[in-house]
Record summary
Transfer RNA from a Chloroflexota bacterium, 73 nucleotides, folded computationally. Its mean pLDDT, the model's own confidence on a scale to 100, is 83. RNAcentral holds the sequence, with entries from ENA. RNAcentral records the identical sequence in 2 taxa.

RNA sequence: GCCGAUGUAGCUCAGCGGGUAGAGCACACGACUGAAAAUCGUGGGGUCACCGGAUCGACGCCGGUCGUCGGCA
Repeated sequence: GCCGAUGUAGCUCAGCGGGUAGAGCACACGACUGAAAAUCGUGGGGUCACCGGAUCGACGCCGGUCGUCGGCA
């Protein structure tokens, strides 16, 4: 330099061929306990890497940029 994959909650990842953004873990609070742990319930937390475009509407489509991983040279 070229090719491909990937970027969504603190972490690991879902998310449908466009229609209001989710789970588990973690965290906070509550229940339970003599007190904890475990377990159960509730809750907070996101400009979906960034910029632009097409669309009534984008995490998902198109163009560009950046980061990470891999391959080729």